[in-house]
Context: one part of a larger RNA
RNA sequence: GGGUGAACGCUGGCGGCGUGGAUAAGGCAUGCAAGUCGAACGGGUUUAGACCCGUGGCAGACGAGGUAGUAACGCGUAGGUACGUACCCCAUAGUCAGGGAUAUACUGUCGAAAGGCAGAGCAAUACCUGAUGGUCCCGCAAGGGUAAAGAUUUAUCGCUAUGGGAGCGACCUGCGUAAUAUCAGCUUGUUGGUAAGGUAAUGGCUUACCAAGGCUACGACGUUUAGGGGAGGUGAGAGCCUGACCCCCACCGAUGGGACUGAGACACGGCCCAUACUCCUACGGGAGGCCGCAGUCGAGAAUCUUCCGCAAUGGACGAAAGUCUGACGGAGCGACGCCGCGUGGUGGAUGAAGCACUUCGGUGCGUAAACACCUUUUAUGAGGGAUGAAGUUUAUUGACAGUACCUCAUGAAUAAGGGGCUCCUAAUUCUGUGCCAGCAGGAGCGGUAAUACAGAAGCCUCAAGCGUUACCC
Numbered sequence: 001g002g003g004u005g006a007a008c009g010c011u012g013g014c015g016g017c018g019u020g021g022a023u024a025a026g027g028c029a030u031g032c033a034a035g036u037c038g039a040a041c042g043g044g045u046u047u048a049g050a051c052c053c054g055u056g057g058c059a060g061a062c063g064a065g066g067u068a069g070u071a072a073c074g075c076g077u078a079g080g081u082a083c084g085u086a087c088c089c090c091a092u093a094g095u096c097a098g099g100g101a102u103a104u105a106c107u108g109u110c111g112a113a114a115g116g117c118a119g120a121g122c123a124a125u126a127c128c129u130g131a132u133g134g135u136c137c138c139g140c141a142a143g144g145g146u147a148a149a150g151a152u153u154u155a156u157c158g159c160u161a162u163g164g165g166a167g168c169g170a171c172c173u174g175c176g177u178a179a180u181a182u183c184a185g186c187u188u189g190u191u192g193g194u195a196a197g198g199u200a201a202u203g204g205c206u207u208a209c210c211a212a213g214g215c216u217a218c219g220a221c222g223u224u225u226a227g228g229g230g231a232g233g234u235g236a237g238a239g240c241c242u243g244a245c246c247c248c249c250a251c252c253g254a255u256g257g258g259a260c261u262g263a264g265a266c267a268c269g270g271c272c273c274a275u276a277c278u279c280c281u282a283c284g285g286g287a288g289g290c291c292g293c294a295g296u297c298g299a300g301a302a303u304c305u306u307c308c309g310c311a312a313u314g315g316a317c318g319a320a321a322g323u324c325u326g327a328c329g330g331a332g333c334g335a336c337g338c339c340g341c342g343u344g345g346u347g348g349a350u351g352a353a354g355c356a357c358u359u360c361g362g363u364g365c366g367u368a369a370a371c372a373c374c375u376u377u378u379a380u381g382a383g384g385g386a387u388g389a390a391g392u393u394u395a396u397u398g399a400c401a402g403u404a405c406c407u408c409a410u411g412a413a414u415a416a417g418g419g420g421c422u423c424c425u426a427a428u429u430c431u432g433u434g435c436c437a438g439c440a441g442g443a444g445c446g447g448u449a450a451u452a453c454a455g456a457a458g459c460c461u462c463a464a465g466c467g468u469u470a471c472c473c
Stems, first nucleotide, its partner, number of pairs: 001473004006469005013341006019334002026297003030294003035058003040055006065252003074177008083169003088165008096130004106119005134146001136145003150157002178224003185215003190212008227249004231242004254275005277288004305331001307330003313327001314325004344374004354365004379410006388400001417462005422443003428457005438445002
């Protein structure tokens, strides 16, 4: 000198664009954040629309948040294969015949509640059986096995099987990836083989048997610290430091463990168990998980609204209309940062008054003010008023917002401070104080003439900011 997700002190006019819980992955009141489909089905309430409950399908594994753990194939990069794939696209073929249940509701009943239990009875694109069948599976072959679901406005949407594609995912490998030897030896499923099991798939992944291996001063093992990268800061570069916002990847969801469903999870707003904590209770028993968006307490130097809207973009569901969406689009708060604008312009010397200094002659603040003329960015008021809107031909659809912007009116009207002035270092005098009070980044000032303390005047510098502190180059 540059920089920061900054904080603190003094000060503070406006706008745009960004950005804002870095500490306690501490605890959380309240509301919302994941639903949707009647063109799969049953029932109920209304009948003018329609609405509700349940079964079923799809979604809920995305999006949003956090960085606790992890020194690792976690990440980065370059390769590989023994694999999977719902929705989407392409191609081929098929979609036949039957059956038994069950939820809601009803009746009875238990319970404070949460929630159950029993009975009779009803449906499906829910479930089951059979048939057929292929470019499917097993098998050398023979042979064996294995599928489907309908709806309807009759034009479609579906369903099943197989093959291919796209995208996504799984696994493996080379290389790179913090500190520490005041950690020197580590390891028994350990290292390899055979067989079996398991998996979508390779593999000690698991098990049995056999062998005795495997790693290590090119740092094993241990300990400490830490999410990684694209990138960001600085620097001429090499390098050093960092990993906020945005993007990619990984991991996590009170703590620990487990599986279920499913194409996909061992699942933040699903289930089960244990633990701690909180809440309800009729004491028998139950309920919960903000590291979603707001908000609250706590700790802290320190970090925002319990806002508006689905109009746009995107997502889920739906044939669609549409519904949902704290994603997102916006507004609000904070000079937290960057950028832009303004706080007036021209003239004006009795160089006014006042203040300070003075060699008492005067000098400075100073064209500064007053005063005159002008302008209206900004401010305030009035009028007009968007783009963002595409769909589907018309019509309709804007949270932001009566905002941006345009025109007119009023009137200099609404708007300047901070730090410094011994040297480094731009800028000095007076008064007070008297090694006191105090200053200070370093050198150092202060003990009676202090340009260094305090006040004043003047000056220097930056400016809606200016200084200080912390950290990096």